[in-house]
């Protein structure tokens, strides 16, 4: 210098072979709901230790919602492109 594979939401992917209707899933993130277990505070009884009830920040697990994509880039084709063309940029790979 070629050839080839990969690029899609913070992360991990599927769609692509065969162009089609608002572009999706699964973790995370945000909110509410509910459970458990707690700091903590009340309250009753008690000589105390302690024991019973209530309220609850906050972690955790369920459940429901909901937010976030200009499909690596940049042209083109086409009534429509993540999908097909053509240039490029990053990573990976083989070959010289």
């Nucleotide at each position: 210098g070629g050839g080839c594979c990969u690029g899609u939401a913070g992360c991990g992917c599927a769609g692509u072979c065969u162009g089609g209707a608002u572009a999706g899933c699964g973790c995370a993130c945000c909110u509410g709901c509910c459970u458990c277990c707690u700091a903590a505070g009340c309250c009753a009884a008690g000589a105390g230790a302690c024991u019973g009830g209530c309220u609850g920040a906050g972690c955790a697990a369920g459940c429901a919602g909901g937010g976030g994509g200009u499909c690596g880039u940049g042209g083109g084709u086409u009534c429509a492109a993540a999908u097909c063309c053509c240039a490029u940029c990053a990573g990976g790979u083989c070959c010289g």